Large-subunit ribosomal RNA, domain IV from a Verrucomicrobiales bacterium, 323 nucleotides, folded computationally. The coordinates come from a structure-prediction model, not an experiment, and the mean pLDDT is 86.
Context: one part of a larger RNA
RNA sequence: AUCUCUAGAAGGAACUAGGCAAAUUAGCCCCGUAACUUCGGAAGAAGGGGCGCCCCGCAAGGGGCCGCAGUGAAAGGGGUCAACCGACUGUUUAGCUAAAACACAGCUCUCUGCCAAGUCGCAAGACGACGUAUAGGGAGUGACACGUGACCAAUGCUCCAAGAUUAAGGGGAUCUGUCAGCGCAAGCGAAGCAUUGAACCCAAGUCCGAGUGAAUGUCGGCCGUAACUAUAACGGUCCUAAGGUAGCGAAAUUCCUUGUCGGGUAAGUUCCGACCUGCACGAAUCGUGUAACGAGUUGACCGCUGUCUCCUAGAGAAGCUCA
Numbered sequence: 001a002u003c004u005c006u007a008g009a010a011g012g013a014a015c016u017a018g019g020c021a022a023a024u025u026a027g028c029c030c031c032g033u034a035a036c037u038u039c040g041g042a043a044g045a046a047g048g049g050g051c052g053c054c055c056c057g058c059a060a061g062g063g064g065c066c067g068c069a070g071u072g073a074a075a076g077g078g079g080u081c082a083a084c085c086g087a088c089u090g091u092u093u094a095g096c097u098a099a100a101a102c103a104c105a106g107c108u109c110u111c112u113g114c115c116a117a118g119u120c121g122c123a124a125g126a127c128g129a130c131g132u133a134u135a136g137g138g139a140g141u142g143a144c145a146c147g148u149g150a151c152c153a154a155u156g157c158u159c160c161a162a163g164a165u166u167a168a169g170g171g172g173a174u175c176u177g178u179c180a181g182c183g184c185a186a187g188c189g190a191a192g193c194a195u196u197g198a199a200c201c202c203a204a205g206u207c208c209g210a211g212u213g214a215a216u217g218u219c220g221g222c223c224g225u226a227a228c229u230a231u232a233a234c235g236g237u238c239c240u241a242a243g244g245u246a247g248c249g250a251a252a253u254u255c256c257u258u259g260u261c262g263g264g265u266a267a268g269u270u271c272c273g274a275c276c277u278g279c280a281c282g283a284a285u286c287g288u289g290u291a292a293c294g295a296g297u298u299g300a301c302c303g304c305u306g307u308c309u310c311c312u313a314g315a316g317a318a319g320c321u322c323a
Stems, first nucleotide, its partner, number of pairs: 002317007010309002014307001019304001027051005036041001038143001052065005066070001078302007085294002090102002106141007118127003144289004149219003154216002156212004163207003169201002176194003181188002220238005247281001248278001259275005
């Protein structure tokens, strides 16, 4: 020097990416307890006080004793204020990630009338289900509260069946070969057997036509205008299927950016509250809130401490030798 512990003057986070680690707190009884809230909670909120032994007494209570210290050991919450995400308990990368990821109850769409749809299997058969639409399968969202706007042009799905197109198949016109026969010859050429295969008939699909967004998705540009200036309620114009509504907004989203203002600090690229110029939020790939919950993320404060200023002392272990 290393490991595991113990103690520490003064200070008390100055350490550090970050209070990581450590320390503080801690049991039981009594008092007391805020915002907010889904009225259950929050809550052990917070913050205080008490606690041993002996004697008397039913108890209440009274008297006494000792120590630095009376839950004297063991066991045994640090607390508070805000913001974000996810409602919650739960699940997960056995062996670097426990989370804001997955799941979830709830919500919605969609398929399925029973020999159900769907799934496994070549099949038989089985699951679904000894169930029957308050059931079962699939998809998305994810408690709850308030909401969930516009666009059906593209893609998907559903429906429609008039027309266009359209396969195999049916159909068999026509063509050709062969051959009896005819002809002087060139050649013609029935039937049969072969060959070719036109018109015509004909499904779904596609085109065409409707519908459909809690289906995949999409949700503009330029110019001008008010009696300071600035801005533009207003107007013009181009394009579109339609041009982003409510709400939120430098956000887990903001490039410029440490935006600007306010708060907190002596000093704050983080944090909180606003503004809106949203590079590139936005409504079940949900939007905005939200009590409770969280080994979640971020900021602040109190307490506490060897994290530090700045290290020191002590105990044990391992390290060394032999077996």